A computed fold for a 1501-nucleotide RNA from a metagenome, annotated as small-subunit ribosomal RNA.
The RNAcentral record of the sequence draws on SILVA.
The prediction has a mean pLDDT of 84.
It matches the Rfam family "Bacterial small subunit ribosomal RNA". Its family is annotated with ribosome and structural constituent of ribosome in the Gene Ontology.
RNA sequence: AGAAUUUGAUCUUAGUUCAGAUUGAAUGCUGACGGCGUGGAUGAGGCAUGCAAGUCGAACGAGACUACUUGUAGUCUAGUGGCGAAAGGGUUAGUAAUACAUGGGCAAUCUGCCUUUGACCUGGGGAUAACGGUUGGAAACGGCCGCUAAUACCGAAUGAGGAUUAUCUAGGCAUCUAGGUAUUUUCAAAGUUGGGGAUCGCAAGACCUAGCGGUUAAAGAGGAGCCCAUGGGAUAUCAGCUUGUUGGUGAGGUAACGGCUUACCAAGGCUAAGACGUCUAGGCGGAUUGAGAGAUUGACCGCCAACAUUGGGACUGAGACACUGCCCAAACUCCUACGGGAGGCUGCAGUCGAGAAUCAUUCACAAUGGGCGAAAGCCUGAUGAUGCGACGCCGUGUGAACGAAGAAGGCCCUCGGGUUGUAAAGUUCUUUCGCUUGGGAGCAAGAGAAUAUGACGAAUAAUCAUAUGAUUUGAGAGUACCAGGUAAAGAAGCACCGGCUAACUCCGUGCCAGCAGCUGCGGUAAUACGGAGGGUGCAAGCAUUAAUCGGAUUUACUGGGCGUAAAGGGCGCGUAGGCGUUUGAGUAAGUCAGGUGUGAAAUUUCGAAACUCAAUUUCGAAACUGCACUUGAAACUACUCAAAUGGAGGAUAAGCGGAGAAAAUAGAAUUCCACGUGUAGCGGUGAAAUGCGUAGAUAUGUGGAGGAAUACCGGUGGCGAAGGCGAUUUUCUAGCUUAAACCUGACGCUGAGGCGCGAAAGCAAGGGGAGCAAACAGGAUUAGAUACCCUGGUAGUCCUUGCCGUAAACGAUGUAUACUUGAUGUGGUCAGGCUCAACCCUGGUCGUGUCGAAGCUCACGCGAUAAGUAUACCGCCUGAGGAGUACGCUCGCAAGGGUGAAACUCAAAAGAAUUGACGGGGACCCGCACAAGCAGUGGAGCAUGUGGUUUAAUUCGAUGCAACGCGAAGAACCCUACCCAGGCUUGACAUGCAGAGGCCGUUACCUGAAAGGGUAAUUUCCGAAAGGACCUCUGUGCAGGUGCUGCAUGGCUGUCGUCAGCUCGUGCCGUGAGGUGUUGGGUUAAGUCCCGCAACGAGCGCAACCCUUAUCGUUAGUUGCCAACAUUUUAGGUGGGGACUCUAACGAGACUGCCCGGGUGAACCGGGAGGAAGGUGAGGAUGACGUCAAGUCCGCAUGGCCCUUAUGCCUGGGGCUACACACGUGCUACAAUGGUCGGUACAGAAGGCAGCGAAGCCGAGAGGUGAAGCAAAUCCUAGAAAACCGAUCUCAGUUCAGAUUGUAGUCUGCAAUUCGACUACAUGAAGAUGGAAUUGCUAGUAAUGGCGUGUCAGCAACAACGCCGUGAAUACGUUCCCGGGUCUUGUACACACCGCCCGUCACAUCAUGGGAGUUGGUUUUACUCGAAGUCGCUGACCCAACCGUAAGGAGGGAGGCGCCGAAAGUGAGGCUGAUGACUGGGAUGAAGUCGAAACAAGGUA
Repeated sequence: AGAAUUUGAUCUUAGUUCAGAUUGAAUGCUGACGGCGUGGAUGAGGCAUGCAAGUCGAACGAGACUACUUGUAGUCUAGUGGCGAAAGGGUUAGUAAUACAUGGGCAAUCUGCCUUUGACCUGGGGAUAACGGUUGGAAACGGCCGCUAAUACCGAAUGAGGAUUAUCUAGGCAUCUAGGUAUUUUCAAAGUUGGGGAUCGCAAGACCUAGCGGUUAAAGAGGAGCCCAUGGGAUAUCAGCUUGUUGGUGAGGUAACGGCUUACCAAGGCUAAGACGUCUAGGCGGAUUGAGAGAUUGACCGCCAACAUUGGGACUGAGACACUGCCCAAACUCCUACGGGAGGCUGCAGUCGAGAAUCAUUCACAAUGGGCGAAAGCCUGAUGAUGCGACGCCGUGUGAACGAAGAAGGCCCUCGGGUUGUAAAGUUCUUUCGCUUGGGAGCAAGAGAAUAUGACGAAUAAUCAUAUGAUUUGAGAGUACCAGGUAAAGAAGCACCGGCUAACUCCGUGCCAGCAGCUGCGGUAAUACGGAGGGUGCAAGCAUUAAUCGGAUUUACUGGGCGUAAAGGGCGCGUAGGCGUUUGAGUAAGUCAGGUGUGAAAUUUCGAAACUCAAUUUCGAAACUGCACUUGAAACUACUCAAAUGGAGGAUAAGCGGAGAAAAUAGAAUUCCACGUGUAGCGGUGAAAUGCGUAGAUAUGUGGAGGAAUACCGGUGGCGAAGGCGAUUUUCUAGCUUAAACCUGACGCUGAGGCGCGAAAGCAAGGGGAGCAAACAGGAUUAGAUACCCUGGUAGUCCUUGCCGUAAACGAUGUAUACUUGAUGUGGUCAGGCUCAACCCUGGUCGUGUCGAAGCUCACGCGAUAAGUAUACCGCCUGAGGAGUACGCUCGCAAGGGUGAAACUCAAAAGAAUUGACGGGGACCCGCACAAGCAGUGGAGCAUGUGGUUUAAUUCGAUGCAACGCGAAGAACCCUACCCAGGCUUGACAUGCAGAGGCCGUUACCUGAAAGGGUAAUUUCCGAAAGGACCUCUGUGCAGGUGCUGCAUGGCUGUCGUCAGCUCGUGCCGUGAGGUGUUGGGUUAAGUCCCGCAACGAGCGCAACCCUUAUCGUUAGUUGCCAACAUUUUAGGUGGGGACUCUAACGAGACUGCCCGGGUGAACCGGGAGGAAGGUGAGGAUGACGUCAAGUCCGCAUGGCCCUUAUGCCUGGGGCUACACACGUGCUACAAUGGUCGGUACAGAAGGCAGCGAAGCCGAGAGGUGAAGCAAAUCCUAGAAAACCGAUCUCAGUUCAGAUUGUAGUCUGCAAUUCGACUACAUGAAGAUGGAAUUGCUAGUAAUGGCGUGUCAGCAACAACGCCGUGAAUACGUUCCCGGGUCUUGUACACACCGCCCGUCACAUCAUGGGAGUUGGUUUUACUCGAAGUCGCUGACCCAACCGUAAGGAGGGAGGCGCCGAAAGUGAGGCUGAUGACUGGGAUGAAGUCGAAACAAGGUA
């Protein structure tokens, strides 16, 4: 510090997810030791049991016990009394402020114990518990009578002090504070212990002295109370709240100010800087994270607050409205004799419950601290320790060195090896930790007999202080630590391994089982599932889950945006607020600087130190970015004063405009009405029909009525804030611009709320209604057509008044101001030039456009009218869907508008641009693509292939073009893969090893359908030997498979397409995908060539080079040829010849080379000459990058899987030849351009020895016989046929056509039945030119005629591949159909239109709204009732202290009354939760239904 994920790819926007750190955690697997921390987060739910607050006999009386010196000492206990119990400990329910933090204030306060200072402690009185008696009660607990003490209680004295009044001084902050003087009044106390010389006393003791205690006053320290400012949650779908409320006066109350309380008076107080309400929550120091700013959090430790079963209340006290006190009410639990009582673990342990989840009913007061005490001491679940839990952090170990035969085993393998792996074994060494034995700190300071010195004192006493000091105190624990012994001995797991993200192979599984944080894996070769081997990471832990921060600049202060991605309010005016021109002076609030106080400690950081290190702990420093006070500065902001004119406004003058409102007027047109003319149609459409018209339409003429809108001008021209505004004239209103620079003097900009304006549609009332026209009706179209088209037609559109308040209200661009190269239009205006003037030219300014520089932008684009550079203010955004929906509120007559969520679902949604593909988009071009022609197919019969059906099997494959006379260039057996049947199992075939044997081979016979089985005879070779070769048998490795997968593959092939395309290097452009080049203007068959051009070149394709053919030449002359010569049986037969044909090798020739014209002085095109051939002469071979997961595992090869007495092998028979039917490809025909008969002529190419086979003879023929010749320019197949010449047939199902069938034959072959071909005779079917539709062909082509070959025993051949003969017609042209190419355009497509995609309905699941209601919670308000208790009143009842001789009084109390008052009850509301028949929409869900709305002009933009 980033990464993955939207796309075919790209950039951007945007969300989701991951890597990090952390935790009071939990869960899974695993688990050696130690140190330090930490551990009920949920039910503030209920609690058994034990403990957690006592102490003092030196305050007091009494009792009991013990000891002995018998009246003393000691101990213990209940009670009176004092102090403490308000601390310590727990928890976070409540509380959004009576809390907390920080800083101040109290001139408005209190303070036990403690410290310091001063003074004092005199003299009396009456009771009461305990105890005794009696009595009630189950108990808890009491009642009555009697006795007694105090440091308990009550008077009195004294007194500094307090208070009142008057006055003076000083200070201050208004009330005041401090000090002085005078007057009046008022308030205190307690003893106890030790010691003791004199004096008194019978004694106790008085008295003196010391300590402790007490009273009072002042001060301090520490603590507490109150007040103020600032700060820190959510929500406006909570907008108004408040009656003790806000203030005043009097009174009361408090330690103290105060509506704190009360009476009266006034009507205030708070609030958009968020009152009031609701929800949530203890606050802080701090903690986690982060670069920081922040965000989240408030366990442990510390400070503060609040609470103590729930609610209320006071008492005591220095302090409480009191966790282990009291009273009352309520719920719950327990005891009970039913009358009545008792209790409160949110103390430490522990238990139950709920929960994912959180420990011991331990030890000790040894240390630290607290309470009491003079002290010893007692108490202390505070605390110190130990235990349990890997809950966290930190440390240590599980050994070290050597060790290659790279062992065995495992795993993988290309079978060679690799890896585990120096790892192990083995050798040598060490012993931390553990175990065992022995030793052994520190935590201990104190307490204290006794002694010495000093102080107090009358004192050599006591007490206190200091010093010495016998003795004595450890829970943890014999712990830390040290040493000896022991043996490598006792000590490693967890997660992961497709990418992100470090780490790879095999097996199993087969969209199953499963995985998954995101993307996504799994459908037979899974590095993604499960296992294994190996590896990676961390390590006594490792993963997962949950949660927080980070990454996330994804709420943006640091640090984001708003033209099109989410996002500018429809527009203006304007309130609060924010911001604001120039100069001078002053002030000092902001600002800046210095100082002071505070910011507790802990934490954090740094430096040291102590535990062996670390964690941890201690010390020191810094820091705590804050707040307050104070002293200064005066630039900026602010405030005050004074001035200025540039912003703004006003005045004068001149203009501009569809700016607004009202009124009047005008012409053209449509429609209607009346009257003419006139006759059969009009109208409408793609085509029609509905409609109108003989009752006279349409058309045309004249006149009239009425409403609405204003042609031309008219224009990216004008005006307005926007919506919007268009005939003419007038009136009223507003705006803008210009000139000159007169006046005011910042008066300005923006603008939350608010107010106003605001298209169309719609609503209300009243008018109006020509045209147009939702709804509606009819006609068409259509599968349907509730649409598009047509004919009609009502609201409405128009006017007046009132509402509505929304639009793609758009420039999808808020308003204002300033600045920043230019070019060119246009409207208004000003100035200048020229001119008599106009026009024109130049410059400025205000508008309105286009193009563009810089700059900006993701790109597109914007570009002085900014989306540039800046400032001010407002509005708005934060993934997509759900949803602008629900609920609530508000506006509206309604329709609806404004505001505006959540659950749930997804990993995307989106913008711009790129390359393709596609379009019922466009432009250009090509092709037998259409057109023009010729001949066909589709109809018939047959052949052949396919589908289907059938079958035991009808083997398999090929399936639009690009399967279907295709694989198959030849299925009777074989082939053969299929079916039935019979057999074989190392096998029909290959090879290795081991063992046994000697055969093998040949011949013969039996059985069987054959294969096979059985029998008999015969009997090897090489070598010196061992043995080997060969063969058989047995066993074992293996063979074999036309079994599967062409979607695992190689190779080969088809197709687009012989279409003209497909790319690369460098450069340039672009953030990038990518573009350019390859586009453009011409041209071509062609990306062929030329020109131009940020391109320049190159490659694969095109063309050419190759073959055949057309012309000529050279060479050669047999088997070919024969002009001349000779010969001849007349046959180039022979001699001979090379001239010719021909053969087959090499050459020539054609290149737009020449001429004319066009064209850019080009490429090229048109025409012409010459030439055998002319513009690639004709034909062939040749097939770019790629597409179709195209075809083929059954040609071959091959991975994987499968079979192994069978899916292998052999054999016989059958099948592939079936047959209602459908399709494709062909043949033969339907006839006279013909058939039949007779005669006559002319080819090319090919094949031939298990072959072609002549002549001759036989047969009517197929054929038979026969055998010459020929391994071929020699011989044979071999007669070419159409054609031509003649004859006949005469338009008929025929002398056409030949299917079918019968009979008789021939040939091949082991075999012709299923199932061959051919011959002869007989038979003589359909068929008379073929519907919709559709195919081929542009010249030696179509059409037509025959010939040959391969395969092959024969043949299904009418097929396929070749050969020659005869030999046409037509092409105007590119509008249309099909296919293709280039450019361009749109796109929501990229599996690419056979694409994508919308809505209803049906089914399932989920969350949610409404809902008659039902049932909870919480809260407000009114009333009723009213406990305890304070306060007030009362004082008829009662009372020891004081006064009084007494009566009585003072004072107090019980009781009674009143106010307030918790809980409870009743009624009415607010908010909120759960549930609810039914119902609404929403979301999701491999293959449901209906349509076809959107994306292309998406077929009606």